[in-house]
């Protein structure tokens, strides 16, 4: 230089193909329950790599780039 697969809350991951309020565990915060803490159980806060296009609407389609893996040369 080609190809292929992969970047989602503080971590790990689902959704993507078929576009419609981003879900789930831990972990954080209250909170409740207990003598206390854990454990349980309630509520909450955080999150689509960047950029442009299509679209009434994009994590999802499309173009480009950034990183990371792996296969060719």
């Nucleotide at each position: 230089g080609c190809g292929c697969c992969g970047g989602u809350g503080g971590u790990g991951u689902a959704g993507c193909c078929u576009g419609g309020c981003a879900g789930c565990a831990c972990a954080c915060c209250g909170g409740c329950c207990c003598c206390c803490c854990a454990a349980g159980c309630c509520g909450g806060u955080a999150g689509c790599c960047c950029g442009g296009g299509u679209u009434c609407a994009a994590a999802u389609c499309c173009c480009g780039g950034c990183c990371g893996g792996c296969g060719c040369a």

Transfer RNA from Candidatus Iainarchaeum sp., 73 nucleotides, folded computationally. The organism belongs to Candidatus Iainarchaeum, within Archaea. Rfam family: tRNA. It is annotated as a transfer RNA. The sequence is in RNAcentral, with records from ENA.